RNA sequence: CAGGCCGGGUGACCGCGUCGGCUGCGCGAGCAGCUGCCGAGGAAAGUCCGGACACCACAGGGCAGGACGCUGGGGAAAUCCCAGGGGGCGAAAGCCGACGGAAAGUGGAACAGAAAGCAAACCGCCGACGGAGCAUUCUCCGGAGGCUCCGGCGGUAAGGGUGAAACGGUGGGGUAAGAGCCCACCAGCGUCGUGGUGACACGGCGGCUCGUCAAACCCCGUCCGGUGCAAGGUGAAGCAGAUCCCGUUGAGGCGGCCCGCCGAGGGAUCGGGUACACCGCUCGAGCCGUGAGGCAACUCCCGGCCUAGAGGGAUGGUCACCCUCGACAGAAUCCGGCUUAGAGGCCUGCU
RNA sequence: GCCGGAGUAGCUCAGCUGGUAGAGCAGCUGAUUUGUAAUCAGCUGGUCGGGGGUUCGAUUCCCUUCUCCGGCU
Numbered sequence: 001c002a003g004g005c006c007g008g009g010u011g012a013c014c015g016c017g018u019c020g021g022c023u024g025c026g027c028g029a030g031c032a033g034c035u036g037c038c039g040a041g042g043a044a045a046g047u048c049c050g051g052a053c054a055c056c057a058c059a060g061g062g063c064a065g066g067a068c069g070c071u072g073g074g075g076a077a078a079u080c081c082c083a084g085g086g087g088g089c090g091a092a093a094g095c096c097g098a099c100g101g102a103a104a105g106u107g108g109a110a111c112a113g114a115a116a117g118c119a120a121a122c123c124g125c126c127g128a129c130g131g132a133g134c135a136u137u138c139u140c141c142g143g144a145g146g147c148u149c150c151g152g153c154g155g156u157a158a159g160g161g162u163g164a165a166a167c168g169g170u171g172g173g174g175u176a177a178g179a180g181c182c183c184a185c186c187a188g189c190g191u192c193g194u195g196g197u198g199a200c201a202c203g204g205c206g207g208c209u210c211g212u213c214a215a216a217c218c219c220c221g222u223c224c225g226g227u228g229c230a231a232g233g234u235g236a237a238g239c240a241g242a243u244c245c246c247g248u249u250g251a252g253g254c255g256g257c258c259c260g261c262c263g264a265g266g267g268a269u270c271g272g273g274u275a276c277a278c279c280g281c282u283c284g285a286g287c288c289g290u291g292a293g294g295c296a297a298c299u300c301c302c303g304g305c306c307u308a309g310a311g312g313g314a315u316g317g318u319c320a321c322c323c324u325c326g327a328c329a330g331a332a333u334c335c336g337g338c339u340u341a342g343a344g345g346c347c348u349g350c351u
Numbered sequence: 352g353c354c355g356g357a358g359u360a361g362c363u364c365a366g367c368u369g370g371u372a373g374a375g376c377a378g379c380u381g382a383u384u385u386g387u388a389a390u391c392a393g394c395u396g397g398u399c400g401g402g403g404g405u406u407c408g409a410u411u412c413c414c415u416u417c418u419c420c421g422g423c424u
Base pairs, nucleotide, nucleotide: 001349002348003347004346005345006344008322009321010320011319012318013317014316016039017038019036020035021034022033023032024031025030041328045339046338048337049336050335051334052333053228054227055226056225060259061258062257063256065224066223067222068221069220070084071083072082073081074080085099087096088095089094100219101218105217106216107213108212122160123159124156125155126154127153129151130150131149132148133147134146137144138143168186169185170184171183172182173181187209189206190205191204192203193202194201195200232279233278234277235276241270242269243268244267245266246265252262253261286305287304288303289302291300292299293298323326352423353422354421355420356419357418358417361376362375363374364373370407378394379393380392381391382390400416401415402414403413404412
């Protein structure tokens, strides 16, 4: 550094919850006692994703909207997992990441700076021209040349300076000064070949550079109907309706909109009644063991097991012994992930 | 349990597609007044709930977490 596992232990006694059995009581619903099995977690949490399931058309079509985005594989699916590619970090083992597209379009880049995307020129460098000054050289005596300064004109993008970022980088040639203007190497682009399932890697060739931000709008590709067990269903008890609005010329179901389908009741305010029981509810993408395939995630065969299911809501207390003296935290329809919280201990491999 | 919304100065709120965060009230100082209030002028005061990421740069975009509020039997 990486991976895996445990999450105080043992015994006794007294309690609590579901279910089963027996006994007693009760017309019955059921109640009481005894007894047997089982009885929170790795996160049960946050509700951040994805499903199962239920209802709404049988879950349909389109738009809008949303999510995701390297390759291959796994998986019911996923903001999931495994392996790999490329990028970044680290001395290394290893770790991190929403990692498609910027020559389809629209935009942004404050301040600074000459200039922030299509070119542009502040200082500087260079050229010819005009003017001024200085020193003096040549001369056919008309002038020509040298240095410095100023002016406008033209060339340049190497250097300075600004910035997070400056129109490829370094070196050489070349030039009045310069510049991919030319050349070598490197980066990037295009193309070809080889290897690989692929992302991609390596090599050859080419013309010389065509910036950055998409966790900005957007484009491309894939996926997504809505509501969540307070879904939804059954039974019982009780009550009292009144007023208004909409509606077969289609209310409403239906959600942001349209189509399509079903379709006769729907809604608001006030008032009255009830707030009980049952199903859904836990046997399931289940757990354990062995074997096989695969680098792995995972899958398959065989055998075994049943392991909370409440509804004011159960899992606690006392004593004894031991140790490393015990953290974070407790089911509520279920499952797969992610994230967050977290004292300590054990095992394996690597630097 | 399920589903939504909001955290910015002491208080109530702006800040919209990223570029040094503002208004009103409150507080302090001064002027005005005999004095106070009102008024006028000026000033102070900000971990933008916390942490991380994208970016040159985050109140703003993304992820995670904390707190508060609301709806549904």
Molecule: RNase P RNA; transfer RNA
Organism: soil metagenome